The RNA shown here (transfer RNA) has 73 nucleotides and comes from a Lentisphaeraceae bacterium.
Rfam family: tRNA. The family's RNA type in Rfam is transfer RNA.
The coordinates come from a structure-prediction model, not an experiment, and the mean pLDDT is 81.

RNA sequence: UAUCCUGUAGUUCAAUUGGAAGAACGACUGGCUUUGAACCGGUAGGUUGUACGUUCGAAUCGUACCAGGAUAG
Numbered sequence: 001u002a003u004c005c006u007g008u009a010g011u012u013c014a015a016u017u018g019g020a021a022g023a024a025c026g027a028c029u030g031g032c033u034u035u036g037a038a039c040c041g042g043u044a045g046g047u048u049g050u051a052c053g054u055u056c057g058a059a060u061c062g063u064a065c066c067a068g069g070a071u072a073g
Base pairs, nucleotide, nucleotide: 001072002071003070004069005068006067007066010025011024012023013022019056027043028042029041030040031039049065050064051063052062053061
């Protein structure tokens, strides 16, 4: 320098190929318990890396850029 892959909750990952974001763990909280752990229930937490575009509608499609990784030189 070029090509490809990845980027979504605090963490690890989903989201049926465009119809509007969910799980587990963690956090907080209620129950249980003398207390705690475990167990059972509930709550909060997201500009889907950034910007622009396409579309009635974008995590998903297009372009550029940023970060990380792989390959080639």